[in-house]
Molecule: small-subunit ribosomal RNA
Organism: metagenome
RNA sequence: UGUAGUGGGGGACAACCUGGGGAAACUCAGGCUAAUACCGCAUGAGCCCUUCGGGGGAAAGCAGGGGAUCUUCGGACCUUGCGCUAUUGGAUGAGCCUAUGCCUGAUUAGCUUGUUGGUGGGGUAACGGCCUACCAAGGCGACGAUCAGUAGCUGGUCUGAGAGGACGAUCAGCCACACUGGGACUGAGACACGGCCCAGACUCCUACGGGAGGCAGCAGUGGGGAAUAUUGGACAAUGGGCGCAAGCCUGAUCCAGCAAUGCCGCGUGUGUGAAGAAGGCCUGCGGGUUGUAAAGCACUUUCAGUGGGGAGGAAAAGCUCAAGAUUAACACUCUUGAGUCUUGACGUUAUCCACAGAAGAAGCACCGGCUAACUCUGUGCCAGCAGCCGCGGUAAUACAGAGGGUGCGAGCGUUAAUCGGAAUUACUGGGCGUAAAGCGCGCGUAGGCGGUUUGUUAAGUCGGAUGUGAAAGCCCCGGGCUCAACCUGGGAACUGCAUUCGAUACUGGCAGGCUAGAGUAUGGUAGAGGGAAGUGGAAUUCCGGGUGUAGCGGUGAAAUGCGUAGAUAUCCGGAGGAACAUCAGUGGCGAAGGCGGCUUCCUGGACCAAUACUGACGCUGAGGUGCGAAAGCGUGGGGAGCAAACAGGAUUAGAUACCCUGGUAGUCCACGCCGUAAACGAUGAGAACUAGACGUUGGGUUCAUUUAAGAGCUUAGUGUCGCAGCUAACGCGUGAAGUUCUCCGCCUGGGGAGUACGGCCGCAAGGUUAAAACUCAAAGGAAUUGACGGGGGCCCGCACAAGCGGUGGAGCAUGUGGUUUAAUUCGACGCAACGCGAAGAACCUUACCUGGAUUUGACAUCUUGGGAAUACCUUAGAAAUUUGGUAGUGCCUUUCGGGGAGCCCAAAGACAGGUGCUGCAUGGCUGUCGUCAGCUCGUGUCGUGAGAUGUUGGGUUAAGUCCCGCAACGAGCGCAACCCUUAUCUUUAGUUACCAUCAUUUAGUUGGGGACUCUAGAGAUACUGCCCCGGUUAACGGGGAGGAAGGUGGGGAUGACGUCAAGUCCUCAUGGCCUUUAUAUCCAGGGCUACACACGUGCUACAAUGGUAUGUACAAAGAGUUGCUAAGCCGCGAGGUCAAGCUAAUCUCAUAAAGCAUAUCUUAGUUCGGAUUGGAGUCUGCAACUCGACUCCAUGAAGUUGGAAUCGCUAGUAAUCGUAGAUCAGCAUGCUACGGUGAAUACGUUCCCGGGCCUUGUACACACCGCCCGUCACACCAUGAGAGUUGACUGUACCAGAAGUUGUUGAGGUAACCUUCGGGAGCCAGGCACCUAAGGUAUGGUUGAUAAUUGGGGUGAAGUCGUAACAAGGUA
Repeated sequence: UGUAGUGGGGGACAACCUGGGGAAACUCAGGCUAAUACCGCAUGAGCCCUUCGGGGGAAAGCAGGGGAUCUUCGGACCUUGCGCUAUUGGAUGAGCCUAUGCCUGAUUAGCUUGUUGGUGGGGUAACGGCCUACCAAGGCGACGAUCAGUAGCUGGUCUGAGAGGACGAUCAGCCACACUGGGACUGAGACACGGCCCAGACUCCUACGGGAGGCAGCAGUGGGGAAUAUUGGACAAUGGGCGCAAGCCUGAUCCAGCAAUGCCGCGUGUGUGAAGAAGGCCUGCGGGUUGUAAAGCACUUUCAGUGGGGAGGAAAAGCUCAAGAUUAACACUCUUGAGUCUUGACGUUAUCCACAGAAGAAGCACCGGCUAACUCUGUGCCAGCAGCCGCGGUAAUACAGAGGGUGCGAGCGUUAAUCGGAAUUACUGGGCGUAAAGCGCGCGUAGGCGGUUUGUUAAGUCGGAUGUGAAAGCCCCGGGCUCAACCUGGGAACUGCAUUCGAUACUGGCAGGCUAGAGUAUGGUAGAGGGAAGUGGAAUUCCGGGUGUAGCGGUGAAAUGCGUAGAUAUCCGGAGGAACAUCAGUGGCGAAGGCGGCUUCCUGGACCAAUACUGACGCUGAGGUGCGAAAGCGUGGGGAGCAAACAGGAUUAGAUACCCUGGUAGUCCACGCCGUAAACGAUGAGAACUAGACGUUGGGUUCAUUUAAGAGCUUAGUGUCGCAGCUAACGCGUGAAGUUCUCCGCCUGGGGAGUACGGCCGCAAGGUUAAAACUCAAAGGAAUUGACGGGGGCCCGCACAAGCGGUGGAGCAUGUGGUUUAAUUCGACGCAACGCGAAGAACCUUACCUGGAUUUGACAUCUUGGGAAUACCUUAGAAAUUUGGUAGUGCCUUUCGGGGAGCCCAAAGACAGGUGCUGCAUGGCUGUCGUCAGCUCGUGUCGUGAGAUGUUGGGUUAAGUCCCGCAACGAGCGCAACCCUUAUCUUUAGUUACCAUCAUUUAGUUGGGGACUCUAGAGAUACUGCCCCGGUUAACGGGGAGGAAGGUGGGGAUGACGUCAAGUCCUCAUGGCCUUUAUAUCCAGGGCUACACACGUGCUACAAUGGUAUGUACAAAGAGUUGCUAAGCCGCGAGGUCAAGCUAAUCUCAUAAAGCAUAUCUUAGUUCGGAUUGGAGUCUGCAACUCGACUCCAUGAAGUUGGAAUCGCUAGUAAUCGUAGAUCAGCAUGCUACGGUGAAUACGUUCCCGGGCCUUGUACACACCGCCCGUCACACCAUGAGAGUUGACUGUACCAGAAGUUGUUGAGGUAACCUUCGGGAGCCAGGCACCUAAGGUAUGGUUGAUAAUUGGGGUGAAGUCGUAACAAGGUA
């Protein structure tokens, strides 16, 4: 929604009444009664069942109105509305089924007995092992079953360019659940959130007998937690339930409250305003900045506040009237219209108006880089910061504070989490030679992939259409709130799925062909391919014999060992085992491991050539299976050599090693295990394509040939280079690491760890598979530049060697350490501190100590006041200092008042002062590598880049010096030269220098000379210029001539870029810090000079190449007026005295010494040596005690040439001999200069040391004084094992069995129906059976927590022992 019906009967039970039980909850018995409650009968279009004949089964009335007719006057009857029954269709909702999709783990690999299927039966709304009986033995699983862990699913949300990844709040759809577990009842629908029964745990009530409960509904409470709201208002709207309706109910819903939890919007004022105010901060002290910011002036009033007005959310419903529908009807009812009457929780609503006044309203984080934003102060590896790198140890943009700035803003920052960046799991979109990563190698299953052609099909694929892909969300275009968030209309999209119709190139399926892949057949070829048997010679060892004698053997050197019992050596004979020299070759063969004397037998594979045949038969290959070096294991043999373990000898600090002497397993054979290697080309297999050159092995072929050879072509191997391309680079490069295809294996930071646990394998050793906790910010590759090497090559240097002389031993001097001290001031510490700063400490110096004094100061500037400065005397004192006094009025200028300069005194404060700290805040200066030959730049070129090239190479040089070559061409700083000195000559000039000639003298003394020497100006000379030879026609080298000098002639000055945080704050300068009646200043005394000792540098010696004595010869360079001081005299002498000369080529210091001549000493602690000590002196100086130098007399120590070790020097050098100077009153063995005498040796570059260039290795870069490993000891952390203990989940077997459904029984009970009135049907209580929750017992499994003890692991500024690795790492 359609159709049909709604006729006629019956019996009960609540409420109610009466009585009883109970604390309560509640309950029992008796009695009465109604219905749209319940039950039959009739009818049954359609419906259900059916043996197709037939059979079966329904219902209920109520309300409004009413003209005829009837009436028992109640009504009947008619009609309208609402119902009721049966049935039909639709919509909605629901059940069931199928395919597909849907997390992690294989250290979960087998699971399953109602299990899989069938038949019969039962059950259900319905199909079905859903249940049951019987039958069959199936079903699922490597495309991941089972098990374990985790999880509600989706539309969507967040993120992302996308593909993806993570998530599943709100909203919407679905599912599940409702204290835990089980169960059914009722019903259309539940196995039911606010229903029932049972069991359990918990809470509550109780009269102890028994009862009650279930907020994961809205509020609210407690607990837990990092954390989440009001015990609010209203049904006004929307929606729902009941009702004819009015209406009632509605913690759904609409509103309000709380929380900045999110998103959006708004405000906290606007304009003007420079004296750039004050204050703050900084400062180079000038200023800058905060900053137009503030104040001030002029405006505005959103929001909040006060007062007043004020929408919309309201449509309906009700009542009255009108029209239409319906009807017999103007009733009733419905629809439409008109009028009327009301309905707002929010709400003091939104919004509008008025009033007043800038009034009430800004914070948070950050400021080293990433990353926008900087200074000061404090702190001082502390306190602290930190996302990563990292910051902080006295100048912190990094901590803390401040000023300033930057970002965001009613928020800001932190924490936690997701995605992104991350191409860092790579589908889009990665890799595997060396960074992590190719299985050790074959065979082969599943799977994946697959030549060419024809037909067919249409699964994949492509296209069209239809349906679906809920709404919301996202996106687009509009609309509504003043905008926005938000709401809303439409569209697009939802990339998907299904159905259907087409297309047929490709892939697939099916069918049929082909021969280019693959294979078979024929003929050849090479080969350490494999297995078995046999056999050969050389060598080692052993045994026997001969000869022979004292050693052999071994090493860096030795020893152990062997040998007079006869070794080694040598000859002969024999035994035994193992391995196969030469050939032999980046040669051959094999899948790899691997394979090597020769012969035979058996056997696998490869290659070449030409034809024939099969016709895709192929490639790869998870699991699987076989082979698989060495070592090792088992059983039995064998055992010559070698040789783990072991023993001994060495080495060593040690030496459980390297070396040596021995030596057992083992190495060998047979059989069986093991299953791993740097099993490597660190490179999986197969296929195709992409320049070449040169070798080599096997085969074929052409040419030319005299054999051997040879040239070309072509195949299959095996090597070296190389184009394109690739690669992070190195490198690879037709045998790819190039360009592609197919398949497999593997990787995802380092360590923990290829470990633990579990599984599998193994006799064991062990193998295989294989984590996590924890910890670090790296680990790693390739290449670059350096540095380094007990790597290499070349070269240089007094580096070694060859020589000479020393040091180390002695005494003394001097410096240092140490010790001591009141103080022994400080600095310098391998070379490159130590006779250094210091070219000179008695006071001073002086910085140190003790004591005594001063405080604007010993010194500088400024202000004020006073005074000439100054000289002298005096008191106290150790002096500094202090007391008292005398003399004294200067210079410049003046307008005669004064002013100025200088000096002194006093006062106050700014300040002075500091040899106080920091040389690791600095400047300057200096040392050193090193007078080594190096160090760089511009442009170009090469390389992704760091960088390289140039600068390397071949020669040569003292040299990056020069030449040649060269993708380099040039240039700079260094080298050299220019400078000084020295050597020769010329010239100029001759005093104070010189003197050949001429005079003269004691004397260049004087005249004179200008030749010589010399002096000091100017020049010259030397350049590989000349010759010969070598060499690249070079650079250059060798030799020679000439020359004073010859190849930078000798010497000096001159010190590249840099290194050493080298040295110096005590030369000076200087930042910061510290001190200011003291860390400043002054004074006296002391100390720097100490003394068991150790070291450095020197002097003097140890003697005859000498000492001593006497005599005698020859320099240079210097210094001198506060000086050098002659001559004379005195003194033994140091020296004294007196006194010329000299401001110096004039005078003086000032006699040089060694040397030479003669004499003596005669090898000794001396005629060596001179320390030490005693005495006496001299000089300097206020002063010689601490603490000077020298002289004389006396004394006369050690020491007789120096261990290990170590230094200097290559020619006028070493050695030796004196001389002078600076400092300085005095003080020199030191230092700096000067000359005299005057050698030896250098083959050479192997070694030591240092340096330069090239190259190589590197795990070093603070650069080998580097890096770094392991045990042990200590602390902490996580983890494995562990006698066990204790939980959770779960399997199996059994016991138990509430409530309940079903079945059965039902002797007890029983209103409706039937009845022949006896009873029957049906039902109920009760019993039994199956199933079954809780509970229990036994025994397993999985997984946690925990445990004495124990194992390794990780981490930790300064522990112990060694030194394994990195270089040839000292044994690769």